[in-house]
RNA sequence: GACCGACAAAGGCAAACCUGUCGAAAGGCAGGGACGCAAAGCCAAGGGUCUAAAGCUCUUCUGAGCUAAGACAGCCAGGCCGCCGAA
Numbered sequence: 001g002a003c004c005g006a007c008a009a010a011g012g013c014a015a016a017c018c019u020g021u022c023g024a025a026a027g028g029c030a031g032g033g034a035c036g037c038a039a040a041g042c043c044a045a046g047g048g049u050c051u052a053a054a055g056c057u058c059u060u061c062u063g064a065g066c067u068a069a070g071a072c073a074g075c076c077a078g079g080c081c082g083c084c085g086a087a
Base pairs, nucleotide, nucleotide: 004085005084012037013036017032018031019030020029021028022027035074041080042079043078046076047075048072049071050070055066056065057064058063
């Protein structure tokens, strides 16, 4: 230094749920709260998943179907960066 990851140490993040707020929604953000996490840090122009406002098609005019330019990095793979140091 690389791989690796301990009942180590110093620190870190924060699921569900609740409150507020933004959003058409999925979901985001803030506070509370901890199920978990060694990348649960960043990247959405790989795959996957969620949503469907606008748009398109149909329609019995009420809705239905399709669709990502929206979203998820705590679904998988990949890229970038990074704390600690026992075996």

The prediction has a mean pLDDT of 90.
c-di-GMP-I riboswitch aptamer from a Syntrophomonadaceae bacterium, 87 nucleotides, folded computationally.
It was read from a public genome assembly, where an Rfam model found it.